The prediction has a mean pLDDT of 77. The RNA shown here (Bacterial RNase P class A) has 372 nucleotides and comes from a Microbacteriaceae bacterium. Taxonomically the source falls in Microbacteriaceae (Bacteria, Actinomycetota, Actinomycetes, Micrococcales). Rfam family: Bacterial RNase P class A. Its family is annotated with tRNA processing, dimeric ribonuclease P complex and ribonuclease P activity in the Gene Ontology.
């Protein structure tokens, strides 16, 4: 200086005016009633007032209620090893496979000797499957080139994506791990390093038991259910009436069998209330420093408290300046104009992953070139 890769950061500042919403306070009315509470208006000040993804609703939770509350079968989820964590299908290191020159990316990473399936066409044979074309002995036959038959055969050909290890040799009527010798694959043993997943070596044996489980499966761990419209408190109104099933089960928050609780449960008609407040934000919170740990992260101090709305609030203008692009002038510094800040909105609360998106900033590392 160029490609490439794996990461942080941010989400425009300051001022000035005009408006909104919570809560806080200080005056000033107003209702009710028990005269001292409560609730509410209005005016002033003050503090604070949307994310990095709030979006997806894909995971894990806290939290409430079933409920005093189990077992078991189905069903799901999940899948190398070891830490992390409140928990996870998250994170982090690390092992093996594979991709890439690398630096780094990827991985439904346990079993194919427990069973069923499935590989189209081509091919003689697609799983403990097989003899087409060839070689080979023997019998027949013969225009002497071969034909046919019984029988061996799996080294060469050919199909294929894939054919029951490879190279070389003995050996053989040709042949074949039928035997040897070096490999490679399985198995088994020992050694040695690692917590382990594994890696590296030595030796034995046999001569080699295909491929798919992101098919069914089977085998390790794991898991009650519903959801803030959960659930409670206070005010507030009411009118039942028919029908089936039940009276110890038709009922009881996935489904089933059991146990446990329980006398009503469902369906149709018709009536009457729906207001306040709770949950609701101080928490598995955030930040600086140190100590431990390759990290993920733990720990101890100190130090902050930064919407809680309920038809649902945070805007509008104005001036300056910031970063960023593009043109002009300047040897530069820098001056001048022009544009220009995406994606997007809390609603019980947190931990992730996905997916959108830029005026931007930046830092490791790899490779290639040149220079010093």
């Nucleotide at each position: 200086u160029g490609g490439g890769u794996c990461g942080g950061c941010a989400a425009g500042a300051c001022g000035g005016u005009c408006g909104c919403g919570u809560c806080a306070u200080u005056g000033u009315g107003u209702g009710a009633u028990u005269u001292a509470u409560c609730a509410g208006g209005c005016a002033g000040u003050g503090c604070c007032g949307a994310g990095g993804a709030a979006c997806g609703u894909c995971c894990g939770g806290g939290c409430u209620c079933c409920a005093c509350a189990g077992a078991g079968c189905a069903g799901g989820g999940u899948g190398g090893u070891g830490g992390g964590u409140a928990a996870c299908a998250c994170c982090c290191a690390c092992c093996c496979g594979g991709g890439g020159u690398a630096a780094c990316c990827c991985g439904c990473g346990a079993g194919a000797c427990a069973g069923u399936g499935c590989a189209a066409c081509a091919g003689a044979g697609a799983g403990u499957a097989a003899a087409c074309c060839g070689c080979c002995u023997c019998c027949g036959g013969u225009u002497c080139g071969c034909c046919g038959g019984c029988g061996g055969u799996a080294a060469g050909g050919g199909u294929g994506a894939a054919a029951c290890g490879g190279u070389g040799g003995u050996g053989u009527a040709a042949g074949a791990g039928a035997c040897c010798a070096c490999c490679a694959g399985c198995a088994g043993u020992c050694u040695g390093g690692g917590u382990g997943a594994c890696c590296a070596g030595a030796u034995u044996g046999g001569c080699u038991a295909g491929g798919u489980a992101a098919a069914c499966c089977u085998c390790g761990c794991c898991c009650g259910g519903a959801g803030c419209a959960a659930g409670g408190u206070c005010a507030g109104a009411c009118a039942g009436a028919u029908a089936a099933c039940g009276c110890c089960a038709u009922g009881g928050u996935u489904g089933c069998u059991c146990g446990c609780c329980u006398a009503g449960u469902u369906a149709u008609c018709g009536g009457g209330u729906a207001g306040a407040c709770c949950g609701c934000u101080a928490g598995a919170g955030a930040g600086u420093u140190g100590u431990g740990g390759c990290a993920a992260c733990a720990c101890a101090c100190c130090u902050c408290c930064g919407a809680g709305a309920u038809a649902g609030a945070u805007g509008g203008c104005c001036g300056u300046c910031c970063a960023c692009a593009c043109a002009g002038c300047g040897c530069a510094a820098g001056c001048u104009g022009u544009g220009a800040g995406a994606c997007a909105g809390a609603a019980c609360c947190c931990g992730g992953c996905g997916u959108a998106u830029u005026a931007g900033c930046u830092g490791g590392c790899c490779c290639a070139u040149u220079c010093g």